Context: one part of a larger RNA
RNA sequence: GCCAGGGAGUUUAAGUACGUGGCGAGGUUAAUCCCUUACGGGGAGAAGCCUUAGGGAAACCAAUAUCCCGCAGUUUACGAGGGGAGAGGUAUGAAAGUGCCUUGAGUCACGUGCUUAUGACCCGAAACCGGACGAACUAACCCUGAGUAAGGUGAAGCGGGGGUAAAACCUCGUGGAGGCCUGAAGAGUUUCUACGGACAAGUGUUCUCGUAACUUGGGGCUAGGGGUGAAAAGCCAAUCGAGUCCGGUGAUAGCUGGUUCCUGUCGAAGUUGGCUGUAGUCAAGCCUCGGGGGAGUUUACUAAGAUGGUAAAGCUACGGAUCGCGAGUUAAGGCCGGGAAACUGGUCGGCUUGCUGUCCAACUCAGAAUAUCUUAGUUGCUAAGAUCCCGGGAGACGGGGCGUGGGCGUAAGGUUCAUGUCCGAGAGGGGAACAACCCAGACUAGAGUUAAGGUCCUUAAGUGCCGACUAAGUGCUAAAGGGUGAAGGUUGUGUAUGGUCUAAAACAGCGAGGAGGUUGGCUUAGAAGCAGCUAUCCUUUAAAAAGUGCGUAACAGCUUACUCGUCUAGAUCAUAUGCGUCUAAAAUGAUCGGGGCUAAGUCGGCCACCGAUACUCUAGUUCCGCGAGUGCGGAAAGGUAGACAGGCGUACCAUAUGGACAGAAGCAUUCCUGGAAGGGAGUGUGGACCGUAUGGUAAUGCGAAUCCUGGU
Numbered sequence: 001g002c003c004a005g006g007g008a009g010u011u012u013a014a015g016u017a018c019g020u021g022g023c024g025a026g027g028u029u030a031a032u033c034c035c036u037u038a039c040g041g042g043g044a045g046a047a048g049c050c051u052u053a054g055g056g057a058a059a060c061c062a063a064u065a066u067c068c069c070g071c072a073g074u075u076u077a078c079g080a081g082g083g084g085a086g087a088g089g090u091a092u093g094a095a096a097g098u099g100c101c102u103u104g105a106g107u108c109a110c111g112u113g114c115u116u117a118u119g120a121c122c123c124g125a126a127a128c129c130g131g132a133c134g135a136a137c138u139a140a141c142c143c144u145g146a147g148u149a150a151g152g153u154g155a156a157g158c159g160g161g162g163g164u165a166a167a168a169c170c171u172c173g174u175g176g177a178g179g180c181c182u183g184a185a186g187a188g189u190u191u192c193u194a195c196g197g198a199c200a201a202g203u204g205u206u207c208u209c210g211u212a213a214c215u216u217g218g219g220g221c222u223a224g225g226g227g228u229g230a231a232a233a234g235c236c237a238a239u240c241g242a243g244u245c246c247g248g249u250g251a252u253a254g255c256u257g258g259u260u261c262c263u264g265u266c267g268a269a270g271u272u273g274g275c276u277g278u279a280g281u282c283a284a285g286c287c288u289c290g291g292g293g294g295a296g297u298u299u300a301c302u303a304a305g306a307u308g309g310u311a312a313a314g315c316u317a318c319g320g321a322u323c324g325c326g327a328g329u330u331a332a333g334g335c336c337g338g339g340a341a342a343c344u345g346g347u348c349g350g351c352u353u354g355c356u357g358u359c360c361a362a363c364u365c366a367g368a369a370u371a372u373c374u375u376a377g378u379u380g381c382u383a384a385g386a387u388c389c390c391g392g393g394a395g396a397c398g399g400g401g402c403g404u405g406g407g408c409g410u411a412a413g414g415u416u417c418a419u420g421u422c423c424g425a426g427a428g429g430g431g432a433a434c435a436a437c438c439c440a441g442a443c444u445a446g447a448g449u450u451a452a453g454g455u456c457c458u459u460a461a462g463u464g465c466c467g468a469c470u471a472a473g474u475g476c477u478a479a480a481g482g483g484u485g486a487a488g489g490u491u492g493u494g495u496a497u498g499g500u501c502u503a504a505a506a507c508a509g510c511g512a513g514g515a516g517g518u519u520g521g522c523u524u525a526g527a528a529g530c531a532g533c534u535a536u537c538c539u540u541u542a543a544a545a546a547g548u549g550c551g552u553a554a555c556a557g558c559u560u561a562c563u564c565g566u567c568u569a570g571a572u573c574a575u576a577u578g579c580g581u582c583u584a585a586a587a588u589g590a591u592c593g594g595g596g597c598u599a600a601g602u603c604g605g606c607c608a609c610c611g612a613u614a615c616u617c618u619a620g621u622u623c624c625g626c627g628a629g630u631g632c633g634g635a636a637a638g639g640u641a642g643a644c645a646g647g648c649g650u651a652c653c654a655u656a657u658g659g660a661c662a663g664a665a666g667c668a669u670u671c672c673u674g675g676a677a678g679g680g681a682g683u684g685u686g687g688a689c690c691g692u693a694u695g696g697u698a699a700u701g702c703g704a705a706u707c708c709u710g711g712u
Stems, first nucleotide, its partner, number of pairs: 001712006012117012026050003032044005054061002066085004073078002087102006121258002124255001128248006139222001141220007148212001150182003153178001157174006186209003192204001194203002224240001226236003261647006271284005286395001287393006296381002300378008313364002319360004324355007333348006399423010428439003443620007453610003456595003462607001464606006475597002488582003492579010509566005515539003520534003545560001549558002621637001623634004648701001650698010666685008
């Protein structure tokens, strides 16, 4: 791991609601006792409890006449229940009034849901408290014993010699000190991690101490908030920031996990407020079930009316911000100038103003759309009973993505609001794959038609039609993630618009000319069209600059503008726009899903077809209503938490009735059958009990709990 067996909402009491039953202005016994056919049944027992009257703190006082409407129904105005007006009781108040109550239904039993108490659905702490047991391990201490090979070093003291006035001192011996050295026994356990093993340890290896604060045997002593501790919160029997065992004990756990048969109906919430509240819980909102009542109700759409100050916009309409230019003014200010000074001129700055340009969540002269409210109509729901009211039961109070509108943030699959939607709790088709993107809300079976999206192959359906564009494999991607390709370039190419030139010949090319005054003047070493400054005229001409660029030291030289000729029909410039192109760099091998495609790409138009649980048809099931029934009518059937309803099966009991040695249960196997849980038959095995119907009682259903026990 697998298999088998075991394994979780129970018990009692009280409350509350509903269901069923008894009695009913009453209902009912408890303890206890008696009888009996004795696990049971019958009787006695009103003590007590609930109800029949309330109001008031209390003293105390003390209740339903009447009228109207009206559902079901029927006599169409009667009308149980129901609603309204009124009346009554009491408290308060001077009163008016206000609060509570009143026109009689309860009570007992059983069953079920829920609540409270009880271990309270089951398993699970770390802990806390009590009483015991431990110093055979280990820590300290006490008593009594034992042990430490061998070697090295050579302190003090002492002796000889030297030395001194005497000492000190020097030297040679002797001597044998030391928490001294090497190292055996012994003690420790630093390194390595080979071997062994049930993890906690040991063997080996290497290392430390080894006459001392040494090691060690035996016997004693100290005990759990206590001991002991050369102090590490170390050790106190492989257990220590409070030992172990048993008990309190099924501690508690707002936390994790698990919680066992079937089907049907409906179907949520992750919001608001409170809480030492944020993993919880209470109330409301949202779900479900039952009852009451008896006629409207209505998300949505259309129309009319109303509310408003957002978007956009605007600002010479306010408040504020702000670019440029101009004018005016300025006592005080900065800088510059004139003046001996007084003072004065310019400029900057301030203020005012004119023109022009611009901005605002906390600006608005003006001002949408949506939204919100009212009314009417349509639509939907509704006598098969809605909206509404009352009551029983919940769950939930961690949300998330996307679109739109906001705040914060560089941003985020970010965060926080509002609004809509989907996922959550939603299957199916598309998107290569992919909770929330597109289509579409799945009762069952069969057939057909479409949606989104597609139709070369993979792969169902067009190698479809018409007209354009692209030459970059651009592209073949709705968007986003993992995707996209920016500012800025582009004489790539298409389209549109406008200007200019052009048969009196344009544009490009080619053949020619491109001159004279003059080397203009100035400057300069020089300046001659071409360093620079200044001026930029006149003449001859078809035309030719006081010179467009190159060039020279300066000239020269080349070239352009400009003109003619030749040639021949369009040329050129600008703006807008389509498709491209450059810009373009990432970490394991690339890619449109792939193959591949010049359309099988892109844009516009058209016709077919494919394509889902959508829609339609047929048959069936279920639900609701009617009905004795065949049946008729209506509507619907995704679903987590959850509410409600109906069933299947297991064990035992009561009553009734059956089966079985001519073979019960059980086990195995082959079939049949029902919408499911399930039910039945045959055969084999087995060898003695087992069903069915109606009720009842429950230790009543397993796949999960790091579940328990066993097997393997």
Description: The prediction has a mean pLDDT of 81. Predicted 3D model of a 712-nucleotide part of an RNA (large-subunit ribosomal RNA, domain II) from a marine sediment metagenome. The RNAcentral record of the full RNA draws on MGnify.